[in-house]
RNA sequence: CUGGGCGUAGCUCAAUCGGUAGAGCACUUGGCUGUAGACCAGGCGGUUGUCGGUUCGAUUCCGGCCGCCCAGA
Numbered sequence: 001c002u003g004g005g006c007g008u009a010g011c012u013c014a015a016u017c018g019g020u021a022g023a024g025c026a027c028u029u030g031g032c033u034g035u036a037g038a039c040c041a042g043g044c045g046g047u048u049g050u051c052g053g054u055u056c057g058a059u060u061c062c063g064g065c066c067g068c069c070c071a072g073a
Base pairs, nucleotide, nucleotide: 001072002071003070004069005068006067007066010025011024012023013022019056027043028042029041030040031039049065050064051063052062053061
């Protein structure tokens, strides 16, 4: 330099022919317990990498840029 893949919660990952973004772990409150853990119930947490475009509507489609990974030269 060329081609391809990926970027979503603190972490690991979902959400696929475009329709109001979820799970597990973590954190936190309460219950239970002599205490803690485990367990049970609840809660908190996201401008979906960024800037534009298409659309009534974009995590999803298109383009630029940024970052990471793979392959080739």

Predicted 3D model of a 73-nucleotide RNA (transfer RNA) from a Thermoplasmatota archaeon. It matches the Rfam family "tRNA". About the family: Transfer RNA (tRNA) molecules are approximately 80 nucleotides in length.